[in-house]
RNA sequence: UCGUGCUAGGCGGGGAGGUAGCGGCGCCUUGUGACCCGCAAUCCGCUAUAGCGGGGCUGAAUUCCCAUUGCCGAGGCCGUGUCAGGCUGAGUACUCCCUCUAUGGAGAGUGUUGAGGAUUGGGUCCUGUGCAGCGAAGCGCUGUGAACCCGGUCAGAUCCGGAAGGAAGCAGCCGUAAGCAGAUGUCUUCGGGUGCCGCGGGAGUGCCUGAUCUGAGCUGGAUGUAGGGGGUGGGGCUUAACCCUGGUAGGUCGAAGCUGGGUGCACGA
Numbered sequence: 001u002c003g004u005g006c007u008a009g010g011c012g013g014g015g016a017g018g019u020a021g022c023g024g025c026g027c028c029u030u031g032u033g034a035c036c037c038g039c040a041a042u043c044c045g046c047u048a049u050a051g052c053g054g055g056g057c058u059g060a061a062u063u064c065c066c067a068u069u070g071c072c073g074a075g076g077c078c079g080u081g082u083c084a085g086g087c088u089g090a091g092u093a094c095u096c097c098c099u100c101u102a103u104g105g106a107g108a109g110u111g112u113u114g115a116g117g118a119u120u121g122g123g124u125c126c127u128g129u130g131c132a133g134c135g136a137a138g139c140g141c142u143g144u145g146a147a148c149c150c151g152g153u154c155a156g157a158u159c160c161g162g163a164a165g166g167a168a169g170c171a172g173c174c175g176u177a178a179g180c181a182g183a184u185g186u187c188u189u190c191g192g193g194u195g196c197c198g199c200g201g202g203a204g205u206g207c208c209u210g211a212u213c214u215g216a217g218c219u220g221g222a223u224g225u226a227g228g229g230g231g232u233g234g235g236g237c238u239u240a241a242c243c244c245u246g247g248u249a250g251g252u253c254g255a256a257g258c259u260g261g262g263u264g265c266a267c268g269a
Stems, first nucleotide, its partner, number of pairs: 001269006009058003012030004020047005035055005064262004070258002075253004080249007088240005094235003097230008108219003116214009125202006131195002134191005139185001141182004150175004158167003
């Protein structure tokens, strides 16, 4: 130096938390062969040689070990600093929204077929009353209408009388009361969401309309400027504490990777 077979070792690591401390299951991260089975957060197993038990693979080197004050650095953590955003508020002589006043310019409609103003009459509105009309009732007219308890006349029949004569009186007929029905009226009373009606009183400028006087404006919307007011309002600006999110500075731990160094045994050639 080469070959063969073994052994030590390796088959993940890290952060927080937990623990007297170490490791594990669990959470987070790295991202690979990052081995399999059992135990285990009210924990499981250990003792600075710090998981325990069983099995499997690999095996002295790119793979194992070391690096203290080598390099690089994923990621986690912090009662820390700082920046930004968010949530919840506060302030505001800014702006938007609403509104009022004054003023300016441009335009629209209408007006000598009369704007606007003034005076005056009427209607519509309320109420009283008259008239008409509608409806109801009454009265009047016509018809009907009483076996008997309505009237007149009363055949027949009955009664009184010696007779002459007289009396009561059913049916029928005529006429009527209560009632029923009909059409209607120079009539009376009552009623009303009746009326292009009449006569009064009242109210009133909301609307319509007429007359007279005067004679050129009147109306509405948008917009510019200035000022005032309103508000559980929107936006902008400023700002406060807590909390949340993200970045960054610092601190802390720190994997993988790179680099450097180190490290067996036996046999044979």